RNA sequence: GCGGCAGGCCGGAUGACCGCCGGGCGUUUACGACGCCGGGAGGAAAGUCCGGGCUCCAUAGGGCAUGGCGCUGGGUAACGCCCAGCGGAGGUAACUCCGGGCAAGCGCAACAGAGAGAAGACCGCCACCGGCCUGAUGCGGGUGGUAAGGGUGAAAGGGUGAGGUAAGAGCUCACCGGCCGGACGGGUGACCGUCCGGGCCAGGCAAGCCCCGCCAGGAGCAAAACCAAAUAGGGCGGCGAUAAGACGGCCCGUCUUGCCGCCGGGUAGGUUGCUUGAGCUGUGGAGUAAUUCACAGCCUAGAUGAAUGGUCAUCGCCCCGCCAGGGGAACAGAACCCGGCUUACAGGCCCGCCGCCUAU
Numbered sequence: 001g002c003g004g005c006a007g008g009c010c011g012g013a014u015g016a017c018c019g020c021c022g023g024g025c026g027u028u029u030a031c032g033a034c035g036c037c038g039g040g041a042g043g044a045a046a047g048u049c050c051g052g053g054c055u056c057c058a059u060a061g062g063g064c065a066u067g068g069c070g071c072u073g074g075g076u077a078a079c080g081c082c083c084a085g086c087g088g089a090g091g092u093a094a095c096u097c098c099g100g101g102c103a104a105g106c107g108c109a110a111c112a113g114a115g116a117g118a119a120g121a122c123c124g125c126c127a128c129c130g131g132c133c134u135g136a137u138g139c140g141g142g143u144g145g146u147a148a149g150g151g152u153g154a155a156a157g158g159g160u161g162a163g164g165u166a167a168g169a170g171c172u173c174a175c176c177g178g179c180c181g182g183a184c185g186g187g188u189g190a191c192c193g194u195c196c197g198g199g200c201c202a203g204g205c206a207a208g209c210c211c212c213g214c215c216a217g218g219a220g221c222a223a224a225a226c227c228a229a230a231u232a233g234g235g236c237g238g239c240g241a242u243a244a245g246a247c248g249g250c251c252c253g254u255c256u257u258g259c260c261g262c263c264g265g266g267u268a269g270g271u272u273g274c275u276u277g278a279g280c281u282g283u284g285g286a287g288u289a290a291u292u293c294a295c296a297g298c299c300u301a302g303a304u305g306a307a308u309g310g311u312c313a314u315c316g317c318c319c320c321g322c323c324a325g326g327g328g329a330a331c332a333g334a335a336c337c338c339g340g341c342u343u344a345c346a347g348g349c350c351c352g353c354c355g356c357c358u359a360u
Stems, first nucleotide, its partner, number of pairs: 001356005007350004012315007020040002023037006042331001046342002049340005054220004066216005071085005086099005100211002105209002107205002122150002124146006131139002158176006177201001179198008224272004234263006243257005279298008317328004
């Protein structure tokens, strides 16, 4: 210098004016109005995919079903998150990705292929038996053996060598790989290393059913609680010479319609929940780290048909242009709160590491 890997951060700044939503103070009798001061979107506020707090409902204990998760250790309120490791895979490397069990059982595997799972004879190889030609170890056929070789496929039931055989084959043996069992050593553990024995070898998919272990009661701030209008509606009591209607053939009686009072529910509406919290900043301690502890300081949106906007100026950044000057600036908008994950993002900054080339 070029290329790559990994982590962290910023997401224009300042001022003026006009608006919008909360808060505090003051004036005003007051609903309110006015004045002053101060605050007002994000790294993802997004997707609503996980985990919790909080609220209400349900609930003796336990189990089944269903759903989720899945190497080990640690962190945390908790997690499917994070940190540190282990094993496997990829990469020259920095580094990245993946993670219980298919030698419990069932099931599945397109196309191609003879055969897709205690398999398979298409070509080939070998033996035997006919036939043709007969000069022949040549041509063609049948019966059987055979998994060495070819061919198909994503995948064809260990590899190399020797023995063995008609040809072959873990058929036998040696070594290697893998598996199972045991012993010893290291590690908290996943796991690693060494040795011994075994049988010849065990295919893939569990995001198909399933098995094992762990976790989970349901609904969600439109949760939930409080106040509470009326020419709405309910219950009770009282008043009514009465009047009207209903029940009834008629009377009595009862009920409804009226007025007054009381009561509870509750719609509109309002209030709380609502933002002081697993909070932020700094310093120090513990820890490889995630994280945690102590001390000090700080308060940092709270709307609800839903505010957070606009204009101008200066500076900074990018582009065009010789200059003058002109143009541009992403993804995106809180809704009970918090911890994560994922996705989107113009432009820019910082730190570390790896590879190659060059120079000293």
Bacterial RNase P class A from Acetispira formosa (nom. nud.), 360 nucleotides, folded computationally. A source record names the gene rnpB. Taxonomically the source falls in Acetispira (nom. nud.) (Bacteria, delta/epsilon subdivisions, Deltaproteobacteria, Acetispirales (nom. nud.)). The prediction has a mean pLDDT of 78. Rfam family: Bacterial RNase P class A. The family's RNA type in Rfam is ribozyme.